[in-house]
Overview: The prediction has a mean pLDDT of 82. The RNA shown here (transfer RNA) has 76 nucleotides and comes from a Candidatus Cloacimonadota bacterium. Lineage of the source: Bacteria > Pseudomonadati > Candidatus Cloacimonadota.

């Protein structure tokens, strides 16, 4: 240098292929205990990688540009 594939809560993933962004562990707080752990119950946490562009409407679809893993070349 070229191509594939991913990036969505703190973490791991989802999102029925264009129509309200959600789940599981974490994290808080509460019930409950002598205190905790478990269980239960509430909640908080998001510029869906960053621009732009299409659309009434974009995590989705177009385009440029980051990162990361992979595969192929290319010197040495």
């Nucleotide at each position: 240098a070229g191509g594939a594939u991913a990036g969505u809560a703190g973490u791991u993933c989802a999102a029925u292929u264009g129509g309200u962004a959600g789940a599981g562990c974490g994290u808080c707080g509460g019930u409950c205990u002598c205190c905790a752990a478990a269980a239960c119950c509430g909640a908080a946490a998001g510029u869906u990688g960053c621009g732009g562009g299409u659309u009434c409407a974009a995590a989705u679809c177009c385009u440029g540009c980051c990162u990361a893993u992979c595969c192929u070349g290319c010197c040495a």